Description
The RNA shown here (Glycine riboswitch aptamer) has 107 nucleotides and comes from Halanaerobium saccharolyticum subsp. saccharolyticum DSM 6643. RNAcentral records the identical sequence in 2 taxa. The RNAcentral record of the sequence draws on Rfam and Ribocentre. The organism belongs to Halanaerobium saccharolyticum subsp. saccharolyticum, within Bacteria. Its Rfam family is "Glycine riboswitch aptamer". About the family: This family represents the bacterial glycine riboswitch.
RNA sequence: UUGAAGGAUACAGGAGAGAGCAUAAUAUUAUGCCACCGAAGGAGUAAAAUUUUUAUUUGCUCAAAAUAGAAAUUGAAACUCUCAGGUAAAAGGACCGUAUCUGGACA
Numbered sequence: 001u002u003g004a005a006g007g008a009u010a011c012a013g014g015a016g017a018g019a020g021c022a023u024a025a026u027a028u029u030a031u032g033c034c035a036c037c038g039a040a041g042g043a044g045u046a047a048a049a050u051u052u053u054u055a056u057u058u059g060c061u062c063a064a065a066a067u068a069g070a071a072a073u074u075g076a077a078a079c080u081c082u083c084a085g086g087u088a089a090a091a092g093g094a095c096c097g098u099a100u101c102u103g104g105a106c107a
Base pairs, nucleotide, nucleotide: 006102007101008100009099010098011097013095018034020033021032022031023030024029035087036086037085041083042081043080044079048074049073050072051071052070053069054068055067056066057065058064
C1' cells in the first nucleotide's frame, strides 16, 4: 500500500400463531383460565474429534501396533423444546441487501 472475517449506525425487505374467555377497573390496564406460534434471547443434540478403559489379534524379552466394544468430555442449524418472547394494526423480528464508520486476517 492492497485490504478478508467481525463490529456499530442509518435506510429497504422480512414468516408463523387468539382483536380468545372470565373478573376488576373502564385504558391498548391488572389478575386468572383455555388454545396456539417459533425467526429476539435461552436450552437440547448427530456425525466427528480427544481422553480413559475392556477384549481379541499381531509382536513377544519388552516396548508397541491394529480391530472391535464401553464410558467421559467437546460438539452446528432455519432441527427439537417452548423457559423467555409472541398470536389485528403499530412495535418487535432470525436472516438479508445497500451506504457510512470501524476493524486489520492473508499476501